Record summary: Predicted 3D model of a 1412-nucleotide RNA (small-subunit ribosomal RNA) from a metagenome. Its Rfam family is "Bacterial small subunit ribosomal RNA". The sequence is in RNAcentral, with records from SILVA.
RNA sequence: GGCUGAUUUCGGUUGGCCGAGUAAAGUGGCGCACGGGUGAGUAACGCGUAGGUAACCUACCCUUGUAUUGGGGAUAACCCCGCGAAAGCGGUGCUAAUACCGGAUACGAUCCUGAGGCGGGAGUUUCGGGAUGAAAGUCGGCCGCUCGAGGAAGCUGACGUACGAGGAUGGGCCUGCGUCCUAUCAGCUAGUUGGUGGGGUAGCGGCCUACCAAGGCGACGACGGGUAGCUGGUCUGAGAGGAUGAUCAGCCACACUGGCACUGGAACACGGGCCAGACUCCUACGGGAGGCAGCAGUGAGGAAUUUUGCGCAAUGGCCGCAAGGCUGACGCAGCAACGCCGCGUGGGUGAAGAAGGCCUUCGGGUCGUAAAGCCCUGUCAGGUGGGAAGAAAGGGUCUGCCAAGAGACGGGUGGAUUUUGACGGUACCACCAGAGGAAGCACCGGCUAACUCCGUGCCAGCAGCCGCGGUAAUACGGAGGGUGCGAGCGUUAUUCGGAAUUACUGGGCGUAAAGCGCGUGUAGGCGGGGGUACAAGUCUGAUGUGAAAGCCCUGGGCUUAACCUGGGAUGUGCAUUGGAAACGGUAUCUCUUGAGUACUGGAGAGGAAGGGGGAAUUCCCGGUGUAGAGGUGAAAUUCGUAGAGAUCGGGAGGAAUACCAGUGGCGUAGGCGCCUUUCUGGACGGUUACUGACGCUGAGACGCGAAAGCGUGGGGAGCAAACAGGAUUAGAUACCCUGGUAGUCCACGCUGUAAACGAUGAGCACUAGGUGUAGCGGGCACUCAUUCCUGCCGUGCCGUAGCUAACGCGAUAAGUGCUCCGCCUGGGGAUUACGGUCGCAAGACUAAAACUCAAAGGAAUUGACGGGGGCCCGCACAAGCGGUGGAGUAUGUGGUUUAAUUCGACGCAACGCGAAGAACCUUACCUGGGCUUGACAUCCCCGGACAUGCGUAGAAAUACGUCCUUCUCCUUCGGGGGACCGGGAGACAGGUGCUGCAUGGCUGUCGUCAGCUCGUGUCGUGAGAUGUUGGGUUAAGUCCCGCAACGAGCGCAACCCUUGCCUUUAGUUGCUAACGGGUUAUGCCGAGCACUCUAGGGGGACCGCCGCAGUAAAUGCGGAGGAAGGUGGGGAUGACGUCAAGUCCUCAUGGCCUUUAUGCCCAGGGCUACACACGUACUACAAUGGGCGGUACAAAGGGAAGCAAACCUGCGAAGGUGAGCCAAUCCCAAAAAGCCGUUCACAGUUCGGAUCGGAGUCUGCAACUCGACUCCGUGAAGUUGGAAUCGCUAGUAAUCGCGGAUCAGCAUGCCGCGGUGAAUACGUUCCCGGGCCUUGUACACACCGCCGAGAAGAAUCCAAAGAUUAAAUUAUAAAAAUGAAUCCAUGACCCUCCUCCAUGAAUCGGCCAGAA
Repeated sequence: GGCUGAUUUCGGUUGGCCGAGUAAAGUGGCGCACGGGUGAGUAACGCGUAGGUAACCUACCCUUGUAUUGGGGAUAACCCCGCGAAAGCGGUGCUAAUACCGGAUACGAUCCUGAGGCGGGAGUUUCGGGAUGAAAGUCGGCCGCUCGAGGAAGCUGACGUACGAGGAUGGGCCUGCGUCCUAUCAGCUAGUUGGUGGGGUAGCGGCCUACCAAGGCGACGACGGGUAGCUGGUCUGAGAGGAUGAUCAGCCACACUGGCACUGGAACACGGGCCAGACUCCUACGGGAGGCAGCAGUGAGGAAUUUUGCGCAAUGGCCGCAAGGCUGACGCAGCAACGCCGCGUGGGUGAAGAAGGCCUUCGGGUCGUAAAGCCCUGUCAGGUGGGAAGAAAGGGUCUGCCAAGAGACGGGUGGAUUUUGACGGUACCACCAGAGGAAGCACCGGCUAACUCCGUGCCAGCAGCCGCGGUAAUACGGAGGGUGCGAGCGUUAUUCGGAAUUACUGGGCGUAAAGCGCGUGUAGGCGGGGGUACAAGUCUGAUGUGAAAGCCCUGGGCUUAACCUGGGAUGUGCAUUGGAAACGGUAUCUCUUGAGUACUGGAGAGGAAGGGGGAAUUCCCGGUGUAGAGGUGAAAUUCGUAGAGAUCGGGAGGAAUACCAGUGGCGUAGGCGCCUUUCUGGACGGUUACUGACGCUGAGACGCGAAAGCGUGGGGAGCAAACAGGAUUAGAUACCCUGGUAGUCCACGCUGUAAACGAUGAGCACUAGGUGUAGCGGGCACUCAUUCCUGCCGUGCCGUAGCUAACGCGAUAAGUGCUCCGCCUGGGGAUUACGGUCGCAAGACUAAAACUCAAAGGAAUUGACGGGGGCCCGCACAAGCGGUGGAGUAUGUGGUUUAAUUCGACGCAACGCGAAGAACCUUACCUGGGCUUGACAUCCCCGGACAUGCGUAGAAAUACGUCCUUCUCCUUCGGGGGACCGGGAGACAGGUGCUGCAUGGCUGUCGUCAGCUCGUGUCGUGAGAUGUUGGGUUAAGUCCCGCAACGAGCGCAACCCUUGCCUUUAGUUGCUAACGGGUUAUGCCGAGCACUCUAGGGGGACCGCCGCAGUAAAUGCGGAGGAAGGUGGGGAUGACGUCAAGUCCUCAUGGCCUUUAUGCCCAGGGCUACACACGUACUACAAUGGGCGGUACAAAGGGAAGCAAACCUGCGAAGGUGAGCCAAUCCCAAAAAGCCGUUCACAGUUCGGAUCGGAGUCUGCAACUCGACUCCGUGAAGUUGGAAUCGCUAGUAAUCGCGGAUCAGCAUGCCGCGGUGAAUACGUUCCCGGGCCUUGUACACACCGCCGAGAAGAAUCCAAAGAUUAAAUUAUAAAAAUGAAUCCAUGACCCUCCUCCAUGAAUCGGCCAGAA
């Protein structure tokens, strides 16, 4: 809820049946120990592998045997009552079971025990005896008592239950082997190791306990610390290895943290319990609840990691007789290009090589058949329609057989049929339409495939390494183009590789990192010849195992692939077992060659102790003797007249041992040096005999171990840290000097280090020689000095093969092999810190990290450099002469100033430089005024000749106006071309703006120094060398000789110019010897060309000749001759290169910048400033001079918008006039110093001339800023110049004048010319520069290098100390307090059973009472 009664006050009350014994709760059974998650812990029998368990367990499952008997008392749920906020709890009462508890019975179970078999044994097994221990029923059907239903007994089936046996599965425990780093953890251990008894466990066991013994582990790494789940596998690698342990699979561990037990077959239990703790939540404050490292999901953290999905359809699990239930296991779906795989974004054709972009050498190239256009295809996505496999079971219905005497039920086994899909209307298929919707990312300097432009300008930025970027960036940013990959591409992180860079495969140690300082020797490793035995190593066969998955091979399934799947192979390992005996091992026998012993011989600074000697230093005493000694680069401190030093004699004391003495000797190394004695070690030679592998190496360990140092006690002459003083020096805590203490010496201890080195560990063997030296032998000579040959052991040099990066090593290996030890792994930090050990201390040994760099290092090469060496040169020094630096002036520069003082040049090699000439101009600068296709070039258009003159404004540029005027060529006479001028438009002009560090050209400098290179050959891995070095010589890489070099080039030299001598030709404007003429005089004239000269050509000088030296050389020295002699003098001539030398302002030029201005024009100013500093000059400071007068001699030049004679004027500059000359003709033009004469007499002057005043001359448009000159006047500084520094070697320096360029004018500058005309050079030590060879180098931007230390500032990082605090881990000590759960013991209590006692009750029978 339905159906149906009774009753009713019509509101209800109270029943029966169905639903349905359903839901729910509870008792009981099974499960919850599986599955799922995580990796905290764990370095362990945790894991892996191989074994053991004769020391064990195993629910459910399978096989098999037996049994399943007979009783009892409770308790949930439920009813009632109570407490609490809740969680929950308590109490009274009732009841069931396969819950619980006794009893009976039982085996091959367990225990005790007897006998036998097997086994080496622990043990196992067979036959007996005794004792002990079990259970549970449920469901379906049949049958039968009976009328039927139901039910009891019985029978039967299914599921259970109990006791055994066996199997399967799963586990427990034990063992061998394997399993990270750390020794700066070396000793650990008390239940520790073992035994006995007991307990405990499923079971062995110190697992626990009592007692006994004192063991156990450890260098083959105990103990401690750090880190970590392990494996199959995965990634990488040729492999060996290295790294790793996601997904999948096996094992382990864990479940908030810690502890604990209970239950159970199994747990000390992820979603059970108890206790403690932390945290969260609820609360009525009394108390309670919880555990996502299950699936989703949330928060937090983080660079970062998904859906609170669907389904049990499949596979699997648990429960159930079954149906079925549960299952975030699982199957699916969702999210993320996170990975792997497959596919697409279209295909063909198409050159006007379109447009456009980019680049461009302006021609073109490229994007690029790319696009468009034309012809096709149809994957994916979209639309429409269809549409799987995955499903087998199990159940239902019907039916066959097992199957019996029939039927029914049930069971087993078949057949037919039916039912079950989360994914999902998914995969897949067909059709429709249409190239439509679908490409990015990184890179392009090298590594490394791919290049240009623009922007930027050591900025912004890039960068894996090297490294890019400072105005031409293939490196930054953008663009175009290209390269690579592609639904991806880059970045970051990590692992392996490359890395032979930890080297097992597969490295090294003389100098690169690396041999212990040396020995003795333990463990260990390795080990001579022959024989025998064994078989653990070794080799071989077999068996087992080596899970599956994965990898590999080969098939199959998804359209392919990824993926899935069948089969095979591999699994290098471990175990068991059979065999072999060469090698190694073990055992044993034996041998002598390795090793050792005995005998004999000589050598030695081998060691320890004792004794002795002489020389020298110092000190002391004495003698002689007098003023110094000593010391140094030079001095001083110091010693000495109180007598030093010197010298002689005597004495004391300590230390060291000259010569011999030698890449000689000895020793393990350190080390050892007079003589002698004692003791003592080792090596070596020789010869026989003996032992019989006794050997080699050597982690630890032990010993020795220079000097210095330390302790105790001696000693102390000399020397001498520290220290003192004197010097040196900027300083000098040094070098030098004078002193001087520890110490040096001895004894006994300690230290334990050195470039303790051969920078070379030890041993053995092998591998050409030559030549010294030390020790001991042998041989030949009749003998002997001596020599020669030869053996062994040391010690040197050279060298072959070989080795080595090279240097080098090379029988004394760094060669070739074997054995063992030690050590190395980029530089710094760091021969350090901390810790430990040792030490008296000093300190030693052991030995990191953080951090930092991209190197550090070796050997060799070429340069450069050296206060390295050798040789050589130069006005480099020296020797000289004259200057500069001081003064004044001129000039340049710096600085300062300024509107501007334009710019450049800066050691030599800028500074009288660009500038051979700034009043304007120049001129680039400043101020102001102007112009904008421009002052100048080309092109186009228009007009016109232009120019010039004049006027106005203005500072001018310029503007305006006006006057005058019409060039040339051709012509078809229309016009056209050209030059020039004006106007206009734009392309463009212009720039002394920047960059000389983008460049060309030119120049300076090293340096007129003698060098610089190449080809071929040879040597070297190579850089590179050789040649070119060497012996001589030269000015010279000049020449000669030699030489693995042979040649060649650029340089040198020569050729060129000039000058010096001769000759020839020529002879005006030059010259003038002879002749003639003329003059006061003059080549003035005739004449001549001889001379000078001019300017052309030749000659001459070459070490040619002689002598000497030298290598029969080159060459040098000397001489002759000659004008000149050894390149005669001078010039021109400048190798490869260096200095990013100088110049963008001579010129040229890339790029950048500017374009009404950074261009152009004009006026004025400035470049000429002036406290100062420097360079270069001029003039002086005077008498070798100044003034005045007289007088002589050049060269080289210049001259027409010129030089100008002569004459006149002027004091003069100059002016006037003007002959001559286009110049061997005329002019400039006087040369000056010189010489002659005179004056001045040492002064700031008769020196000096600055400065200033005045007056002039000339040039010029113009001399104010800002010219030169003249005259008159003025008359400064300066009396030879500090430190320092320059030039010059012969017609030079010095001195004297003359000319020229530039130029209107302006010269102390520059470039030339001649006149007069010296001194000195011993020489190469030193300064500077250079050349060659050699040497060292840590330099290569090359010594102006590199580099150490210190100081300061800034930034960052690290470390340390102190203070405060937190966390973790560990250790230890002593003590105290507290101490849960749990377990055990004891006591109490609870439940059940047995026996006895007591009491009570129930039941049965009887009786009494009572309405019950």